[in-house]
RNA sequence: GUUGAUCCUGCGGGAGAUUGCUGCUAUUGGGAUCCGACUAAGGCAUGCAAGUUUGCUCUCUUUAGAGGGCGGCAGACUGCUGAGUAACACGUCGAUAAUCUGCCUUAUGCUCUUGAAUAACCUUGGGAAACUGAGGCUAAUACGAGAUAGGAGAUUGGUACUGGGAUGUUCUAUCUCUGAAAGCUUCGGCGGCAUAAGAUGAGUCGGCGGUGGAUUAGGCUGUUGGUGAGGUAAUGGCUCACCAAACCGAAGAUCCAUAGGGGCCUUGAGAGAGGUAGCCCCCAGAAGGACACUGAGACACUGGUCCUAGCCCUACGGGGUGCAGCAGCUACGAAACCUUUACAAUGCACGCAAGUGUGAUAAGGGGAUCCUGAGUGCUCAUGUUAUGCAUGGGCUUUUUCCCAAGAGCAAAAAUCUUGGAGAAUAAGUGGUGGGAAAGACUGGUGCCAGCCGCCGCGGUAACACCAGCGCCACGAGUGGGAAUCACUAUUAUUGGGUCUAAAGCGUCCGUAGCCGGACAAGCAAAUUUUCUGUGAAAUCGGCCAUGUUAACUGGUCGGCGUGCAGGAAAGACUACUUGUCUUGAGACUGGGAGGGGUUAGAAGUAUGCGGGGGGUAGCGGUAAAAUGUUAUAAUCCCCUGUAGACUACCAAUGGCGAAGGCAUCUAACCAGAACAGAUCUGACGGUGAGGGACGAAAGCUGGGGGAGCGAUCCGGAUUAGAUACCCGAGUAGUCCCAGCCCUAAACGCUGCCAGCCAGGUGUUGCACAAUUUUCGGAAUUGUGCAGUGUCGUAACGAAGGUGUUAAGCUGGCCACCUGGGAAGUACGGUCGCAAGGCUGAAACUUAAAGGAAUUGGCGGGGGAGCACCACAACGGGUGCGGCGUGCGGUUUAAUCUAAUUCCACGCAGAGAAUCUCACCAGGAGCGACGGCAUGAUGAAAGUCAGAUUAAAGGUCUUACUUGACGAGCCGAGAGGUGGUGCAUGGCCGACGUCAGCUCGUGCUGUGAAGUGUCCAGUUAAGUCUGGCAACGAGCGAGACCUGUGCCUGCAAUUGCUAACGCCACGAUACGUGAAGCGAGCACAUUGCAGGAACUGCCCUGGAAACAGGGAGGAAGGUGCAGGCUACGUUAGGUCUGUAUGCCCUGAAUCUUCUGGGCUACACGCGCGCAACAAUGACCGGGACAAUGGGUCACAACUCCGAAAGGAGGAGUUAAUCCUCGAAACCCGGCCUAAGUUUAGAUUGAGGCUUGCAACUCAGCCUCAUGACAAUGGAAUCCGUAUUAAUCGGACGUUAUCAUCGUCCGGUGAAUAUGUCCCUGCUCCUUGCACACACCGCCCGUCAAACCAACCGAGCAGGGUCUGGGUGAGGUCAUAUUUUUUGAUAUGUUCGAAUCUAGGCUCAGUGAGGUGGGUUAAGUCGUCACAAGGUA
Repeated sequence: GUUGAUCCUGCGGGAGAUUGCUGCUAUUGGGAUCCGACUAAGGCAUGCAAGUUUGCUCUCUUUAGAGGGCGGCAGACUGCUGAGUAACACGUCGAUAAUCUGCCUUAUGCUCUUGAAUAACCUUGGGAAACUGAGGCUAAUACGAGAUAGGAGAUUGGUACUGGGAUGUUCUAUCUCUGAAAGCUUCGGCGGCAUAAGAUGAGUCGGCGGUGGAUUAGGCUGUUGGUGAGGUAAUGGCUCACCAAACCGAAGAUCCAUAGGGGCCUUGAGAGAGGUAGCCCCCAGAAGGACACUGAGACACUGGUCCUAGCCCUACGGGGUGCAGCAGCUACGAAACCUUUACAAUGCACGCAAGUGUGAUAAGGGGAUCCUGAGUGCUCAUGUUAUGCAUGGGCUUUUUCCCAAGAGCAAAAAUCUUGGAGAAUAAGUGGUGGGAAAGACUGGUGCCAGCCGCCGCGGUAACACCAGCGCCACGAGUGGGAAUCACUAUUAUUGGGUCUAAAGCGUCCGUAGCCGGACAAGCAAAUUUUCUGUGAAAUCGGCCAUGUUAACUGGUCGGCGUGCAGGAAAGACUACUUGUCUUGAGACUGGGAGGGGUUAGAAGUAUGCGGGGGGUAGCGGUAAAAUGUUAUAAUCCCCUGUAGACUACCAAUGGCGAAGGCAUCUAACCAGAACAGAUCUGACGGUGAGGGACGAAAGCUGGGGGAGCGAUCCGGAUUAGAUACCCGAGUAGUCCCAGCCCUAAACGCUGCCAGCCAGGUGUUGCACAAUUUUCGGAAUUGUGCAGUGUCGUAACGAAGGUGUUAAGCUGGCCACCUGGGAAGUACGGUCGCAAGGCUGAAACUUAAAGGAAUUGGCGGGGGAGCACCACAACGGGUGCGGCGUGCGGUUUAAUCUAAUUCCACGCAGAGAAUCUCACCAGGAGCGACGGCAUGAUGAAAGUCAGAUUAAAGGUCUUACUUGACGAGCCGAGAGGUGGUGCAUGGCCGACGUCAGCUCGUGCUGUGAAGUGUCCAGUUAAGUCUGGCAACGAGCGAGACCUGUGCCUGCAAUUGCUAACGCCACGAUACGUGAAGCGAGCACAUUGCAGGAACUGCCCUGGAAACAGGGAGGAAGGUGCAGGCUACGUUAGGUCUGUAUGCCCUGAAUCUUCUGGGCUACACGCGCGCAACAAUGACCGGGACAAUGGGUCACAACUCCGAAAGGAGGAGUUAAUCCUCGAAACCCGGCCUAAGUUUAGAUUGAGGCUUGCAACUCAGCCUCAUGACAAUGGAAUCCGUAUUAAUCGGACGUUAUCAUCGUCCGGUGAAUAUGUCCCUGCUCCUUGCACACACCGCCCGUCAAACCAACCGAGCAGGGUCUGGGUGAGGUCAUAUUUUUUGAUAUGUUCGAAUCUAGGCUCAGUGAGGUGGGUUAAGUCGUCACAAGGUA
């Protein structure tokens, strides 16, 4: 590191130590068992690595000596390597009564007589060489003969000794066989022989120990044993002849693979695991293989013979050679040094010795191999970003560096001593997102380049890439790869698991094995204690010492070696032996229970078919249909016959069985379990590797049977398709007998047995007791045992859960598991007729796969509640045609852009002719500040003229004026409606006309979380009431605020006018009229302040909350309408309102000017307007508002005009004046159902207004023109009352322009008082493989690329075994021979090498084939996850 989060299981990775390789870097000492082990025990040029010598002799000679030969000893040591070997090879303990031992030590004795040769040498042959032949001379510690001592064997008899045990030793006699010696001398000595003993070394034998595979189960013929013989130092089938048929093996023989073994090393708390190159011990080998000789010792690394392979020389006849010794070369590789010095030291060989030899050894050189020590400075002042750094001055040379002299060494080097100089001569590597110490630093890059052990970074603000700076870690080192241990209790003995994560065999019986009740006695195998011997050194620990310290080394003590062998003791447990017991187990008896099994017989309903009768047009089937069937009469009804299968109700949560499984009734036979018993046996038991038996369904073989059902197949539907789901037919099969198969979600996903550990409540069987009784084989209650359910304590568990029927606590035995996939696949074996079963991998791939539970979301799951942006009922629309407007698309130089389901589309745009403006075509202008270059030899600017141009204020030219700056270059700015709304703020939309969202404390849970917020009622509401491990609280809802509706009080101008006065009119009484004046504030209005409504009252229901109804009231249950509007979600919208990070541009993406465009038009969509007409159009007359706005304005009123409008212009900075004559409506008239006197688009002509400007492209007026349209398909929108519908008005924007938006008033309905069916929302619950959350997830074929594997006709090899052939050479025997230490021949036996045939096995290669794995965006479908749409 799996998840949104959690707890587990589980693996992957990191952090530790060690080993070798490697990158970068590097001052100097000391020490070390470091340095071609790993791969090629591959091959080797060259030099060296074993000689020595008072025995003898010859030659030379400088008289010291040198060389050759014969002889002696050594050469079997040392050194190197690890191929082979799974074995007495090694380790350890023993044995040798089955053996040998040169040199050395001790002791005793001896060393007599004698002979013949030969090498060297001389002469002379052969040969290229190596070498070899012939003749002649000569010596010995060389060789031979004899003697003595001695030895061996046999026989007879006897004595004593050792010992656990004589086969040993010893004495005597006889016989047979055999049989020692060597000298030299300097006279000191050194040798020689025999015997005995020791020491040392070696041989052989035995016990025990240490490795993987059963996809190796049988092996073996000298094999196993015996008798006899041969052979050896010695036992032995070691070898041979004969006899017998044994021997080894599941405690793993045989075979295959791998491997030198140990002391020890690495790691670890330990147990272990891994290693075992270097040092020590043992073994084995010397190019591969075999063989003997010599010798005390070899079957011999630098001796010999032969074969094979390689190399070298050659005169082709023949010869030579073996670095796994030291250096060195080559090959191989990631991987490892100098062809150095010396025998001075230590050792070894020889020698009397001097000495000689020694690539053993001791030294040096090289190597970042390991361990260990030290250093890369100290100080003062100043500055500074202040544990530091920089500059300047000073100090110290003890370490280190350099120089000089001496000591040191075999010779050097190192090292040591002394002196001099100078801070000098000395720091890197890796990291800096988490794990994991150290940057929210700067620049570059932009899913690119790259990083990354793992998780993961990088797609324009990278703490993760590449650099710089800073910082961290270690430090002469530090990183990377590989390997081992630890981490890892992920192999679990210590110390794990198996209901659901991987894991209990389908079940039972039973062999081996393992384990086993109670009592007593014996024994002492095992066990424990103790003693003795041994377990090499090095290694390890403590202490001491040496070297300046340390590492290193030495000493001493201890430990280790966990062991083995022998002796003694104990007597608990275990084993064994003996005796006994009954509780485990089994047997017996008794009466009951049971779908237990097998066989036979019988029965029942239904179904199909056949026959007969009745009857008539359909039947059947489905969501709907069709195929099918029926006029040859179906379906349907009645009667009857036949066939096969099955066994309703009873029936259950019940019963039986080992499991699979078992269901009508009766009979027979067989078996098991429970209960009861004053019965019997006496541990007889448990489990169970292998093994055996049984084992659903499907399937197979043979023979029957075949009614119904029914894979496959056929047809009909459904569908985009439908190889399915649905329908109609229907074969195998299902059934029986016999035989195979042997698998299942064969499940309680829970192996068997036993003991212990709270209970409650059902049910089945048996027994007992009490009560009742219909007296029954009855019922009820209780108890005991046995079975089977359920709830639950403790305990356990990751949780779900289990819980005396354990998944609790223990004991015994068996099986199985060790990340996911590949794969239950391949190969091999075995079983099967086949299908297939059992056993059962690897390469490769992958960071997770998985379990349980939590919160959400979702469901073509369930329940409850709610909403006119839901339905229902009703009303009115849209969708048709015309026009307006917006969007898409297309077009265009440009048609700027944003917004795209609800939540874009009369939206930003509260209104594009210019401006706006961001777009297009052209023109022009502009750089704060700094630097460089230029400039009084005249910059910039101004005026006039000309040229350029569509035009110009621009540019260029000329003249004049003024007089200091200036945009030419590099930076850096201003500006930007340029980019990024996925970097942001702010604001806004939608969810939401919703009722939710949380917190504190407590409690529950390992935890995520839960509870509260749930349940029953109720509400518009998480509104309230009651209950409840919860109690409270907050934000929302409500309350609140504004408007409106009623009342009261106060106030009164510009408002109002009932009453009064004035005024005007009418002829007066009197009436009428104008708010004009006075007056007033009653009314209306306006403003301010209050009141009023609270389920308060009554009835009904209810526990209450509350609901229904009523009264009163202006208003009644939130009065009505608004405002405010939770936690959040939507990377929703806006960088083009403003703000703002970063990026870009910067003389153009800035600013400005002219013109154009946003107004285009085959087409599609949204929102509207006016219509299609008589509830109407037109004409005339008449009536009633409210809200607003107004000085760049509203404009009365007058005049002109047909009108738009024009000319004047009072008043008003507004309760004062203006806008302002509302319209629908009412009354009257006309039209009469038509494309019309409906409708008004379009077009023509003429005017008016705004504005620099009206062509593209404004509005209005008049006249003319008079298109489409006659109620609008599928679909869809709005609305529950002053609402819909309808009517007009005002305002916003504004120079002009409203079918838009926002308000205002006028007229004014219909329907519902419900529901959850559709669309959605809230809550509860359920399932989930979803969490980017169903627009989710996910599977397989096909197509493409890559990878490893398997099969494969074969092909060519390696290893090993067996048979046969050839057969070098050797052993032994015999014979022959003038070469006699020899040769030859024959026989015998061993036998390398090679040829051939076959078996087994290992790796290679192979046309083609097969499945598997992996790979951002391919194809086809949608099988799985929700009831996943057929569980």

RNAcentral holds the sequence, with entries from SILVA. This is a predicted structure of a 1431-nucleotide RNA (small-subunit ribosomal RNA) from a metagenome. Its Rfam family is "Bacterial small subunit ribosomal RNA". The prediction has a mean pLDDT of 80.